[in-house]
RNA sequence: GCCGGGGUGGCGGAAUCGGUAGACGCAGCGGAUUCAAAAUCCGCCGCCGCAAGGUGUGAGGGUUCGAGUCCCUCUCCCGGCA
Numbered sequence: 001g002c003c004g005g006g007g008u009g010g011c012g013g014a015a016u017c018g019g020u021a022g023a024c025g026c027a028g029c030g031g032a033u034u035c036a037a038a039a040u041c042c043g044c045c046g047c048c049g050c051a052a053g054g055u056g057u058g059a060g061g062g063u064u065c066g067a068g069u070c071c072c073u074c075u076c077c078c079g080g081c082a
Base pairs, nucleotide, nucleotide: 001081002080003079004078005077006076007075010026011025012024019065028044029043030042031041032040046055047054048053058074059073060072061071062070
């Protein structure tokens, strides 16, 4: 240099043909249970904001009524070729 795959909450990891972003698990917080704890069960759990609301899928742009998903440029990681 060329080709392929990937970047989504604190972490792992889903998201069908473009149609509510974050299922599920872990961690965390609150509660139940217990003499106390572990285990188990229930609820909550991105960020800003008092709230209403806004914002959020590596960065920027484009297409579209609508983009994590399609297109372009850049960036980082993994693999292959030279």

Notes: A computed fold for an 82-nucleotide RNA from Azonexus sp., annotated as transfer RNA. Model confidence (mean pLDDT): 82 of 100. Rfam family: tRNA. The family's RNA type in Rfam is transfer RNA. NCBI's taxonomy places the organism under Bacteria, Pseudomonadati, Betaproteobacteria, Rhodocyclales, Azonexus.